[in-house]
Context: one part of a larger RNA
RNA sequence: CUGGGCGUAAAGCGCGCGUAGGCGGUUUGUUAAGUUAGACGUGAAAUCCCGGGGCUCAACCCCGGAACUGCGUUUAAAACUGAUAGACUAGAGACCGGAAGAGGUGAGUGGAAUUCCCAGUGUAGAGGUGAAAUUCGUAGAUAUUGGGAAGAACACCAGUGGCGAAGGCGGCUCACUGGUCCGGUUCUGACGCUGAGGUGCGAAAGCGUGGGGAGCAAACAGGAUUAGAUACCCUGGUAGUCCACGCCGUAAACGAUGAGUGCUAGAUGUCGGGAGGCUUGCCUUUCGGUGUCGCAGCUAACGCGUUAAGCACUCCGCCUGGGGAGUACGGCCGCAAGGUUAAAACUC
Numbered sequence: 001c002u003g004g005g006c007g008u009a010a011a012g013c014g015c016g017c018g019u020a021g022g023c024g025g026u027u028u029g030u031u032a033a034g035u036u037a038g039a040c041g042u043g044a045a046a047u048c049c050c051g052g053g054g055c056u057c058a059a060c061c062c063c064g065g066a067a068c069u070g071c072g073u074u075u076a077a078a079a080c081u082g083a084u085a086g087a088c089u090a091g092a093g094a095c096c097g098g099a100a101g102a103g104g105u106g107a108g109u110g111g112a113a114u115u116c117c118c119a120g121u122g123u124a125g126a127g128g129u130g131a132a133a134u135u136c137g138u139a140g141a142u143a144u145u146g147g148g149a150a151g152a153a154c155a156c157c158a159g160u161g162g163c164g165a166a167g168g169c170g171g172c173u174c175a176c177u178g179g180u181c182c183g184g185u186u187c188u189g190a191c192g193c194u195g196a197g198g199u200g201c202g203a204a205a206g207c208g209u210g211g212g213g214a215g216c217a218a219a220c221a222g223g224a225u226u227a228g229a230u231a232c233c234c235u236g237g238u239a240g241u242c243c244a245c246g247c248c249g250u251a252a253a254c255g256a257u258g259a260g261u262g263c264u265a266g267a268u269g270u271c272g273g274g275a276g277g278c279u280u281g282c283c284u285u286u287c288g289g290u291g292u293c294g295c296a297g298c299u300a301a302c303g304c305g306u307u308a309a310g311c312a313c314u315c316c317g318c319c320u321g322g323g324g325a326g327u328a329c330g331g332c333c334g335c336a337a338g339g340u341u342a343a344a345a346c347u348c
Stems, first nucleotide, its partner, number of pairs: 004319003007302002012316001014201004021194003025088007033081002035077008049065006091191001092188003095184005103177007110154001114150008125136002162169002206247006215241002220236004258315006266293013297304002321348003330341004
């Protein structure tokens, strides 16, 4: 190397774009690199294998044969792969006409709630809990009415509904902008798939500078509980949560399921289009998504089952007993926190 695997046992990179590479639709001609067949040369000897022989046997030794699966030259074949020259349209893309959507960025704007401030009414409690207390309140609280300010989040609609590659995205309006789906079948003519490195995006927390700060709330303080209570409960409360710019680059980043293509029973719900039919709000059918159940098949079982974990092919990533350890050392990255790459001794 040849092997077996990766939903839950070890194992799918968090997700894109894409370089090299690997793989690649139909058809015609040419070529002959791969491929196939023949011939010639070479493939030292010894060894291995086969048949004999010699030491009393064997090991060992000797003789003969085969083999040395390889390489080179040459002749031939042309199906397949490659190369080359053309052709095609079923893959891919473009164009035209429609459609849905919390897809993204920026700007503006609305109401409810909360807290605070001012004023009115009003009086002794309020708040909180299992029960309390800390706390607030006669310097007038809580409650209620009017006015004002601020920040953050958008009830109902709302839905195994929608959009996005993932992270994620939800009041309303406008501007700019990405992707998708359906129909037409006008054009290009394999332009495709995957993707080591690389590069970009990437929740929350955290970091830097400057703003902002209503509510919530690590840390912290107090009150309870308790044997104790560095907790759970309560009263407060600072970072933070918010904005701009720049870092960090990790998550149970999960469908714990890489991407692409083809094939393999159905039933039923729902979302977005199209076609047909009519009794005009339903039926039939088709394409794309999103769910439930289920045949064959698969699976250790659970379960999966046209959105596969079925049957196949292409490409990438990853696993190889537990602990030590996702650690040490070194490298790279980072302001730091740390991230990434990644062992061994020893031990069971």

Source information
The part of an RNA shown here (small-subunit ribosomal RNA, central domain) has 348 nucleotides and comes from an uncultured Alphaproteobacteria bacterium. Model confidence (mean pLDDT): 89 of 100.